[in-house]
Context: one part of a larger RNA
RNA sequence: UGACGGGGGCCCGCACAAGCGGUGGAGCAUGUGGUUUAAUUCGAUGCAACGCGAAAAACCUUACCUACCCUUGACAUACCACGAAGGUCUAAGAGAUUGGACUGUGCCUUCGGGAACGUGGAUACAGGUGCUGCAUGGCUGUCGUCAGCUCGUGUCGUGAGAUGUUGGGUUAAGUCCCGUAACGAGCGCAACCCUUAUCCUUAGUUACCAUCAUUAAGUUGGGGACUCUAAGGAGACUGCCGGUGACAAACCGGAGGAAGGCGGGGACGACGUCAAGUCAUCAUGGCCCUUACGGGUAGGGCUACACACGUGCUACAAUGGUCAGUACAGAGGGUUGCGAAAGCGCGAGCUGGAGCUAAUCUCAGAAAGCUGGUCGUAGUCCGGAUUGGAGUCUGCAACUCGACUCCAUGAAGUCGGAAUCGCUAGUAAUCGCGAAUCAGCAUGUCGCGGUGAAUACGUUCCCGGGCCUUGUACA
Numbered sequence: 001u002g003a004c005g006g007g008g009g010c011c012c013g014c015a016c017a018a019g020c021g022g023u024g025g026a027g028c029a030u031g032u033g034g035u036u037u038a039a040u041u042c043g044a045u046g047c048a049a050c051g052c053g054a055a056a057a058a059c060c061u062u063a064c065c066u067a068c069c070c071u072u073g074a075c076a077u078a079c080c081a082c083g084a085a086g087g088u089c090u091a092a093g094a095g096a097u098u099g100g101a102c103u104g105u106g107c108c109u110u111c112g113g114g115a116a117c118g119u120g121g122a123u124a125c126a127g128g129u130g131c132u133g134c135a136u137g138g139c140u141g142u143c144g145u146c147a148g149c150u151c152g153u154g155u156c157g158u159g160a161g162a163u164g165u166u167g168g169g170u171u172a173a174g175u176c177c178c179g180u181a182a183c184g185a186g187c188g189c190a191a192c193c194c195u196u197a198u199c200c201u202u203a204g205u206u207a208c209c210a211u212c213a214u215u216a217a218g219u220u221g222g223g224g225a226c227u228c229u230a231a232g233g234a235g236a237c238u239g240c241c242g243g244u245g246a247c248a249a250a251c252c253g254g255a256g257g258a259a260g261g262c263g264g265g266g267a268c269g270a271c272g273u274c275a276a277g278u279c280a281u282c283a284u285g286g287c288c289c290u291u292a293c294g295g296g297u298a299g300g301g302c303u304a305c306a307c308a309c310g311u312g313c314u315a316c317a318a319u320g321g322u323c324a325g326u327a328c329a330g331a332g333g334g335u336u337g338c339g340a341a342a343g344c345g346c347g348a349g350c351u352g353g354a355g356c357u358a359a360u361c362u363c364a365g366a367a368a369g370c371u372g373g374u375c376g377u378a379g380u381c382c383g384g385a386u387u388g389g390a391g392u393c394u395g396c397a398a399c400u401c402g403a404c405u406c407c408a409u410g411a412a413g414u415c416g417g418a419a420u421c422g423c424u425a426g427u428a429a430u431c432g433c434g435a436a437u438c439a440g441c442a443u444g445u446c447g448c449g450g451u452g453a454a455u456a457c458g459u460u461c462c463c464g465g466g467c468c469u470u471g472u473a474c475a
Stems, first nucleotide, its partner, number of pairs: 001475002003472003007469007015459002019423005026314008034305002042053002064300007073125001077124002079121005086103007107114002127289002130287003136283002138278003141274001143272001148187006154163003167178003193266004198234007208223002212221002237260001240254005316416001320375007332363003337356002342351003382413001387408007429451007
């Protein structure tokens, strides 16, 4: 100087407390461990691995296994020879591949040849998702959006170092004020950026419709008011008033205001820590393989299953299930696409093809909600696993191993031990909708809106963190 203490003081955080809803019990989905396997490819492992890399494992992907094949190689550069390239038919084979027949003669040219491409040959080389993340770059997680981490000059100390950065107040903040052997400065904080909440101006089409007509319908004429869209501005600054305070910084209350003291949300992550993660995104040193640890193909596997754990979905019901009627979103996607009307089918879906490169057309019916009927506490008109049968769609192909529909079947489950998680407001809870990936496949992920709470006395205690101080057989 740090680190540590079941030392002290001050302070903060859904850290506890106060509340609401879960997990842990059930069934299923998914990831992991383990076991099994020819293979169940590899990585991630306390918080910070485990719906993680994977924003899509039937083939492909694919890295694994088995079998069959290739050896200048699937890919790159260089050399030589031949042939343009390419196309059609056909035989063997699981295919990779191997064989045969026919067709085709292009572009530039100094007529030597050349460019692109294909086949064969030789050698330099290619290739490796092989090892090392403890050789690395880059990227990322974490402490932590915590308020800290440092430097120059000066001063003090023999020196390591100290001071500044401590103290009194204050703040979300090393934020600001005052004091002060310190005076200044940098990286962080804050602000500048995006979005949301209010208003104004400009502009009205595909959006809108108050007034006037018109219609089944903003449908059409019309309008530029309103909503909205999208560009520019205004607005919030403790600016004003009162109080407290040290005449400060600031805090408390109030006015006005759409918004008030950081208005809400996001992007943004200091010096560093964990030899944290990644050689399988990529790049890369070293090592290793080179008729194989490289390359191709078919089939299988990654989907196994006594079990254990994590994360979720659906429930156990009446604040509910079911039937009928009826209302209101936002944000997105669409030309190899979204696909309307109409018709067929109980349905998944099929036929159909209008319109749309989209504020125009379409996906698209929002659901919870509201109104009425029924069920009457039961393993039920709860719950839907499992299984049998019949189908639909995608795709070369749904056996291993897809999703969905209909009929039948109707398991566990009556609110969950010890323990444990999230959340402070348009939040939790609950309800549906969309997108990426994608031929097909969503209970996952990322977004969107609808309905919409309870509680916070307080900081003694648990956990994590910041500052000062103290002790130390620690560095």
Record summary: The part of an RNA shown here (small-subunit ribosomal RNA, 3' major domain) has 475 nucleotides and comes from an uncultured Gammaproteobacteria bacterium. It matches the Rfam family "Bacterial small subunit ribosomal RNA". Gene Ontology terms of the family: ribosome and structural constituent of ribosome.